[in-house]
């Protein structure tokens, strides 16, 4: 491993060779310009092509491909190595050739082709050769080359370099072998040259590498073969480690070089910067052809989050050539570029409270930023200016000495001294010197984990977020400031890996219910295995010895000022190999033993299993008889059967099926599972006694057999029952639940299937570890012989202690404590699903994902809630009564509606005759209009000044006009008014879901807690529960629970009954008096108010646990909380209220604050709620007449009198009230009248006249009087109150307030009915159960449809990729074989051979 412009990256050797294109020196020769151009000389220094050696298999890149002897580790034999070292030898004589180079031809190029001449260390023969190679052992094969240097250019001889042969080395390198080396089994079988042999070829060499023949081998569950993925490895990262993830940068090894083939050469390549062929791109052409290959170094486009300079130099190290000087090197050494990474420094440092200024919070006093700054005194590193300046060099070079060599000299070698003298970086580093705080801090956080908190701003919106979560108007979670915490030239953020994770557990986990024991046996392969003597030395242990490159980590030094980083030593490298002991444990040989298993034998229980029979009693049929009108089913009924005779009854008959009692937490069986009696075969258990084998055991992947129902296949049966279906109920609907038919099946035979909550949700197998109790079966003993007691063994069940468990619960039949072996488990959901094997007739069944998506899914316990779950129990809750509302007019509140407002607010029970105990103006908040701005109203200070009255306007404000008060110690003070100016009032503007306060509900319901002690990992229980009892958690008794509190209950206040005290304005029973308790009196009664007593279940009987307490009586005014009140536990509902009032936040400040007018709050198609009045005769009118209470008056209550039909007017007496007024009580009773009618009932609505109150009754007031006289004749569905002086009914007061009640708060008068009783509505209180709720059932939670197509899966199809098998076509090249062409060196008998080349196949 995308394509690549443009340079560079491997060339050097003239001391192999022929030679001269370039350049240059010297020197002739010519021309002049006298120092230029020409030419001549390969002589010289050189050197373009050329031939010829070496070298381009090294160095640098890169990670495609390879699960392989590729890589690691430890080994082996059958090899080959240039250049180096080393032994030992040669180094003689020839011979043809091609290049360059000329001539000529062809092509646009690129290049190619022919003729001629030439050299060599280039080629080829002879000679010699050996310790070299063949080989029959006789003998054959078989090499070389020269060039420098010196002497004096001959020869000769000698020196370094070279060649040839030969041994041995080193070093590369080829090759074999044992092991180790990713996941997937939805990949189980793969293999024909495949395994092995013989013969031959081939190779450097072994070896099916290859061929021929011959034999069937060879791997594989210890995972072949296949698919995917991946360079291995020393190392790095991380972790206590054990591991788990990597494979950059250094090192070693492999592979690759555009893709794919292929062979030359050469010592080594099948060759990164060679060559040939196919492809594909890309470039060049004259279109005929022809070049190239950056995963070298820079760089460029393209991809991408994302990765630099077309740099310097070969001084340094290194590698090629070269005798060598010396070329060459993107190797390397450096620089350049980036905070990527480590390390080290800076960016001041001491003082400096007036704790400045400015920010910024704030309880407004202050506090923080903060000694921070400023200010004073010092320092100068690094940065900047300028000088000095190592160290990285050793080599070459000369000159001299000495010493090899030589016969002798000589850089020919080699040491040693002296001089010279090579640095890219480099403006090196380091040093000196100068000036100056001077040039040098950010970044992410701040709800919790997690170190660090405030205001503003926004208002489920903008956003934040790693989990958890924040954000809907008071945000420490957003966004900004302020302050603060953390790191620091770096902060966050993203991806990534390991750790935390004991969360894949080897170290170090689990399977009863959280996931998780296979449905159950048998048994193969593994695995594990009783006692004992020997053997051996595989494991196991212990020394030695090789290796286990080298960097790297780990220790100790040393060296750059320290560190980072260099360096030296040494440990480590836990491994594998080779040897030498040892003999305990496992394991191998050999022998032995009986305690494990197992035969045989004598009892023995049994729904164990198989097959042939028999038997009752049901049910249904069917045949006859009897009899008649119904059965039959249900909550209720229909549909069905019946007069064609049922149901019912009784004789017979048929035919299936299934076995009542016995029967039992009883037997048996490995589990499904077996139950009527008998027959024949047959499995296992248990048990006595002890004879025999002698470990023969255990468990158990794959495999095998068994294995409820249901459902399949063929045949058969078929009584009853019954999916499926049909009818007829129930229902909104009922494709269910109920009824009445009824087919498949259930039965049998034979053969499939192969699964179940197949459960003890508990594998099997063995040992051990308190006990009680009941039961099956056997055995032994004992006596009192029995319905008996002890023991001991095999099952089965119940409790239970140690121990285990999250709990719950197991507990000798463990889920205790060990051991063996197998099976399974790893977050819900997709999903036990899909594909794809295998099984099956099918139906399915086995094995069994993944994308997606969620932040949980889950166990077991708690405590509330809840329950058309269970139990006690209460309550005008029901039932039993009275009397209402709903219907009808009117009142008044409410929704709606309408409006300029119709001001707000309360909304199920607990809103709606509510705030409001009272809207005409005020109130009044609202709406139209005018108007005001320190302001209506409050404090401060400052001037003046009485206040105030009148005028005017719709008023209000504006304006004018008069006019000077009170108290005083005479200083001045208090109220008030006016002006102006700030500070500030002011707001019924928002939020009751920021709040206090209050109030309502549950609910006057008996509940709510606490302390300490106990139990429980713990939430939490226990007290508070139980057994009685009460109106009560009232009280008694029990009790791991003992005690307290708040609540109940009493303590208070009326009311009933006496006493004691007191007697006026109250009373009058005796005694006067009188119309009249008027008056004397009286003090008794009533009454008033003040203290008393009285009532505790005290006393008696019964009941009862002797308790507590109930039930009845007696006594008494009142009897069992005597009647009514006040009084409301912990807490619930974000209840109600920011409009009582107080108050945090926010909002409005010439207005949302303040005066004033006039309107509105009173509107009206409508609906609701609370209430009057009534429909009449128990009544209505009319006339007479009896009798309360309680309260209320001076801004009041108002008598008698007189006037009005009446309201009222008039009048004024009295009274600050037991004195006097409001004040005639009404119903009732006595007496008359209407007669059942819309009236002599009702009394709306309407006209008319008037009365009172008020500034004012028109929007909008209460009465009167006369006229008018509506609906209404007892109220549908529904639904409210009330258990006694209640209900009902009758009138009478008061608060509020000029007026204005049918509401509302009270007062008394007549005065009931009814309660079998807790079954059933509602609400409550206690235990107890289930619970997938906890915002608590108004709770949770399921599926379909609609919409959309991100993820999966289908789809008509479409495109690409891999791979098996069979096939064509086939380029280069090797190898055979060759009819053809051609052809220097050798041989030759001169014809020719031998050989080579081209060419064919």
């Nucleotide at each position: 491993a995308c394509a690549c412009a443009u340079g560079c990256a491997a060339g050097u050797c003239g001391a192999a060779c022929g030679g001269a294109a370039a350049c240059g020196a010297u020197g002739g020769u010519a021309g002049c310009u006298u120092g230029c151009u020409a030419u001549c000389a390969g002589g010289c220094g050189u050197c373009a092509a050329g031939u010829g050696g070496c070298g381009g298999a090294c160095g640098g890149g890169u990670g495609c491909g390879u699960a392989a002897c590729g890589c690691g580790u430890a080994g082996g034999a059958a090899u080959c190595u240039a250049c180096c070292c080393u032994u030992u030898u040669g180094u003689g004589g020839g011979g043809g050739a091609c290049a360059a180079c000329u001539c000529g031809a062809g092509g646009a190029a690129a290049c190619u082709c022919g003729g001629g001449c030439u050299a060599a260390u280039a080629c080829c023969g002879c000679a010699u050769a050996a310790g070299c190679c063949c080989u029959g052992c006789g003998g054959g094969g078989g090499a070389a080359a020269g060039g420098g240097g010196a002497c004096a250019u001959g020869g000769c001889c000698u020196c370094a370099c070279g060649c040839u042969a030969c041994u041995g080395g080193a070093u590369g390198a080829g090759c074999c072998c044992a092991u180790g080396u990713c996941a997937g089994a939805u990949u189980a079988g793969c293999u024909a040259g495949u395994u092995g042999g013989u013969g031959g070829g081939g190779u450097a060499a072994u070896g099916g590498c290859c061929u021929a023949c011959c034999a069937a081998g060879g791997c594989g569950a210890c995972g072949a073969u296949c698919u995917g993925u991946a360079g291995c490895u020393g190392g790095u990262c991380u972790g206590a480690g054990a591991g788990g993830a990597u494979g950059a940068u250094c090192a070693g090894c492999c592979a690759c070089a555009c893709u794919g083939g292929g062979a030359c050469u050469g010592a080594g390549a099948c060759a990164c910067g060679g060559c040939c062929c196919a492809g594909a791109c890309u470039c060049c052409u004259a279109c005929g052809g022809g070049a190239g290959g950056c995963a070298g170094c820079a760089g460029u486009g393209g991809g991408g989050a994302a990765u630099a300079u077309u740099g310097c130099a070969c001084a340094a190290u290194g590698g090629g050539c070269g005798c060598a000087a010396g070329c060459c090197u993107g190797a390397u050494g450096c620089a350049g570029c980036c905070a990527u990474g480590c390390c080290g420094c800076g960016u001041g440092u001491g003082u400096g409270a007036a704790g400045a200024a400015g920010g910024c919070c704030u309880u407004c006093g202050g506090g923080u930023u903060g000694u921070a700054a400023a200010g004073c005194a010092c320092u100068u590193u690094a940065a900047g200016c300028a000088g000095u300046g190592a160290g990285g060099a050793a080599a070459g070079g000369u000159u001299g000495a000495u010493g090899g060599u030589u016969a002798a000299u000589a850089g020919c070698c080699a040491u040693c001294a002296g001089c010279u003298g090579u640095g890219a970086c480099g403006u090196u580093a380091a040093c000196u010197g100068c000036a100056g705080a001077a040039u040098a801090a950010g970044c992410a956080c701040c709800g919790g984990c997690u170190a660090a908190c405030u205001c503003c701003g926004u208002g489920c919106c903008a956003g934040c977020a790693g989990c958890c979560g924040c954000g809907g108007u008071a945000a420490u979670a957003c966004g900004g400031a302020g302050g603060g915490u953390g790191c620091a030239a770096g902060c966050g953020u993203u991806a990534a890996u390991c750790g935390g994770a004991a969360u894949u557990a080897c170290u170090g986990g689990g399977c009863g219910u959280a996931a998780a024991g296979c449905g159950c046996a048998c048994g193969u392969a593994g695995g594990c295995g009783g006692c004992u003597u020997u053997u051996u030395a595989a494991g196991c242990u212990a020394g030695a010895u090789g290796u286990g490159a080298a960097a790297g980590c780990c220790c100790u030094g040393g060296g750059c000022u320290c560190a980072a980083c260099c360096u030296a030593g040494g440990a480590a490298c836990u491994g594998c190999a080779u040897u030498c002991a040892a003999a305990a444990c496992u394991g191998u040989c050999a022998g032995g033993c009986u305690a494990g298993a197992g035969u045989a034998u004598g009892g023995u229980a049994g729904a164990g299993g198989a097959u042939a029979g028999u038997g009752g009693a049901a049910u249904u049929u069917c045949c006859g008889g009897u009899g008649u009108a119904g059965c039959g089913g249900u909550g209720a009924a229909a549909g069905g059967c019946g007069u064609a005779g049922a149901u019912a009854u009784c004789u017979g008959g048929a035919g299936g099926a299934a076995c009542a009692u016995c029967a039992g937490u009883g037997g048996c069986g490995a589990a499904g599972g077996c139950g009527a009696c008998c027959u024949u075969c047959u499995g296992g258990g248990c048990u006595g006694a002890c004879a025999c084998u002698g470990a023969c055991g255990c468990u158990c992947a794959u495999g095998u057999a068994c294995g409820a129902a249901a459902g399949c296949g063929u045949g058969g049966g078929g009584a009853g029952c019954a999916a499926a279906c049909a009818g007829g109920a129930u229902u909104a609907g009922a494709u269910a639940c109920c009824c009445u038919g009824g087919u498949a099946g259930u039965c049998c035979a034979c053969g499939c299937c192969g699964u179940a909550a197949a459960c003890g949700a508990u594998g099997u197998c063995a040992a051990c570890u308190a006990g009680a109790u009941g039961u099956u079966g056997g055995g032994g003993g004992g006596u009192u012989u029995a319905a008996c007691c002890c023991u001991u063994u095999a099952g089965u069940a119940u409790c239970g202690c140690a121990g285990c468990u999250a709990a719950c619960g197991c507990a000798u039949u463990a889920a205790g404590u060990u051991g063996a072996c197998c099976g399974c488990c790893u977050g819900g959901g997709g999903a036990g699903u899909a594909c794809g094997g295998c099984c099956g007739c099918a139906a399915g069944g086995u094995u069994a994902a993944a994308a997606c998506u969620c932040a949980a899914a889950g166990g077991a316990a708690u405590u509330g809630a809840c329950g058309g779950g269970g139990g006690c129990c209460c309550g005008c809750a029901c039932a039993a009564g009275c009397g209402g509302u709903g219907g009808a007019g009117c009142a008044u509140g409410u929704g709606g509606u309408u409006u300029a407002a119709u001001u707000c607010g309360a909304u199920g029970c607990a809103a709606c005759g509510c705030g409001a105990a009272g809207a005409a103006c005020c109130u009044u908040a609202c709406c139209u209009g005018c108007c005001c701005u320190u302001g209506a109203c409050a404090u401060u200070g400052a001037c003046a000044g009485a206040a105030c009255c009148c005028u005017g306007g719709a008023g209000a404000g504006a304006g004018g006009g008069a006019g000077u008060g009170c108290c005083u110690u005479c200083g001045g003070g208090a109220a008030u008014u006016c002006u102006g100016a700030g500070a500030c009032a002011g707001g019924u503007g928002c939020u009751g879901c920021a709040u206090g306060g209050c109030u309502g509900u549950c609910g006057u319901c008996a509940g709510c807690u606490c302390g300490u002690g106990u139990c429980g990992u713990g939430a939490g229980a226990u007290g508070u529960u139980g057994g009685g009892u009460u109106a009560a958690g009232u009280c008694c008794c029990g009790u791991a629970a003992c005690g307290a509190g708040c609540g109940c209950a009493a303590c208070c206040c009326u009311u009933a009954u006496c006493c004691u005290u007191a007697u006026u304005u109250g009373c009058c029973a005796g005694c006067a008096u009188u119309u009249a308790g008027u008056u004397g009196g009286g003090a008794a009664c009533u009454a008033u108010a003040a203290g008393g007593a009285g009532a505790c279940u005290g006393c008696c009987g019964g009941u009862g646990a002797c308790a507590a307490a109930c039930c009845g009586g007696a006594g008494g005014a009142a009897g069992g909380u005597g009647g009514g009140g006040a009084c409301g536990a912990c807490g619930u509902c974000a209840a109600g209220u920011c409009a009582u009032c107080a108050u945090g936040g926010c909002c409005c400040u010439u207005a949302c604050g303040a005066c004033c007018u006039g309107g509105g709050c009173u509107a009206c198609a409508c609906a609701c709620g609370u209430g009057c009045u009534a429909c009449a005769a128990u009544g209505g009118g009319c006339a007479g007449u009896c009798c309360a209470a309680a309260g209320g008056g001076u801004c009041g209550c108002c008598a008698a009198g007189c006037c009005g039909c009446g309201a009222g007017g008039u009048g004024g007496a009295g009274c600050u009230a037991a004195u006097c007024c409001c004040a005639g009580a009404a119903a009732g009773c006595u007496g008359u009248u209407c007669g059942u009618a819309g009236u002599c009932c009702a009394g709306a609505u309407u006209g008319g006249a008037g009365u009172c109150u008020g500034c004012a009754a028109c929007u909008c007031g209460a009465c009167u009087c006369c006229a008018u006289g509506a609906a209404g004749u007892c109220g549908g569905a529904a639904u409210c109150g009330c258990u006694a002086g209640u209900a009902a009914u009758c009138g009478c007061g008061g608060a509020u307030c000029c007026g204005a009640a049918u509401g509302c708060c009270g007062c008394g008068g007549u005065g009931a009915a009814u309660a079998c009783g807790u079954u059933c509505c509602c609400g409550g209180g206690c235990c107890u159960u289930g619970u997938a709720c906890a915002c608590a059932c108004c709770g949770c939670c399921c599926g379909u449809c609609a919409c959309a197509c991100c993820a999966u899966g289908g789809g008509a199809g479409u495109g690409g990729g891999u791979u098996g098998c069979a096939a064509a076509a086939g380029a280069a090249g090797u190898g055979g074989c060759u009819a053809g062409u051609u052809u220097a060196a050798c041989c030759u008998u001169c014809g020719g051979g031998a050989g080579a080349a081209c060419g064919g196949u």